[in-house]
């Protein structure tokens, strides 16, 4: 004293003056983010729900945990990737079936024989080792063996089965068998397991107000209608559907006290739980949160609430702290 990884934190602050929405008897007190953004998930809340069954549709995909739930989070395993500290996953089945692997190449799976080897009068033959084609070409390296060769035979890996240890498990080790099914893609159709009503605060709910309960078509008990879509069974209803045409369309509630927020304690690798204390911190609706002035800063970047929570996704000036890695260099 350079250069990474990782996990955070801030993202103006203090004052007057004018100004606006909430609330308050009033004085006063609060007022746009870490992502508010994408609208990709997961709920909470509200309607529609007679019931019970089946199916199609859709999510996820290695374990094991955590959360109110998730396609999120945390460790763990396995692959892959870095010199490392780390990061990344497109992680259930290719021996149930279909399907696809451009061009190159002799031949891309019921897979060859181009060049080369050996043999050889010639032809026929034999090879799959070299070579070459390509992302991938009948497991790999080494020996021996053959007319050249080939798991053709041995050793060790490797693949597949069993047994055992260890773990909760996914999985790793050890050992024995056996020359050994298997080119690759399932984020291709698709098989498995597993889970799963729908719509959406312009949900809903009160009060006010109007008028035309209006015409027309279809359909109707052997029907029809009754939590998105289809069957099937009960059980209630008598209608149901479409078209064209009038009035009206203000005001409240919903709307913000929450699976909420900060601190410490214990448990526990963690996420995260539980306990003890302290906090109240936007509720507009043509749609408020703002503007000017002085100081102080190291900087003012991406950006602006509309039911709300909890994640992932993208942007981001600048400042600040923590552990870790690798390099140089001194003692």
């Nucleotide at each position: 004293g350079g250069a990474g990884u990782u996990a955070a934190c801030u993202g103006u602050a203090u004052a007057g003056u004018u100004g606006c929405u909430g609330u308050u008897c009033a004085c006063g007190c609060a007022g746009a983010g870490g992502a508010a953004a994408g609208u990709c998930c997961g709920g909470a809340c509200u309607u529609c729900u007679a019931a019970g069954g089946g199916g199609a549709g859709g999510g996820c995909g290695c374990c094991a945990g955590g959360u109110a739930a998730u396609a999120c989070c945390u460790g763990g395993g396995a692959g892959g990737u870095g010199a490392g500290a780390g990061c990344c996953u497109a992680c259930g089945g290719a021996a149930a079936g279909u399907g696809c692997c451009a061009c190159a190449g002799a031949a891309a799976a019921u897979a060859u024989a181009c060049c080369g080897c050996u043999a050889a009068a010639a032809a026929a033959a034999g090879u799959a080792a070299g070579g070459g084609u390509g992302a991938a070409a009948a497991g790999g390296u080494g020996u021996g063996g053959u007319a050249a060769g080939a798991g053709c035979a041995c050793a060790c890996c490797g693949c597949a089965u069993a047994a055992u240890u260890a773990g909760u498990a996914a999985u790793a080790g050890u050992u024995a068998u056996g020359g050994c099914a298997a080119g690759g893609c399932a984020a291709a159709c698709c098989c498995c397991g597993u889970c799963u009503g729908a719509a959406g605060c312009a949900a809903g709910g009160u009060c006010a107000a109007a008028u035309a309960g209006a015409a027309g078509g279809a359909u109707a008990a052997u029907g029809a209608u009754a939590u998105g879509c289809c069957c099937c069974u009960u059980u209630a209803u008598c209608u149901u559907c479409c078209u064209u045409g009038g009035g009206u369309a203000g005001a409240c509630c919903g709307c913000a006290c929450g699976a909420g927020c900060c601190a410490g304690a214990u448990a526990g690798u963690g996420a995260u739980a539980u306990c003890u204390g302290g906090c109240c911190u936007a509720g507009a609706u043509u749609a408020a949160u703002a503007a000017c002035u002085a100081u102080a800063c190291a900087a003012g970047a991406c950006a602006g609430a509309a039911u709300c929570c909890g994640g992932c996704u993208u942007a981001u000036a600048g400042g600040u702290u923590a552990a870790c890695u690798c390099c140089c260099u001194a003692a």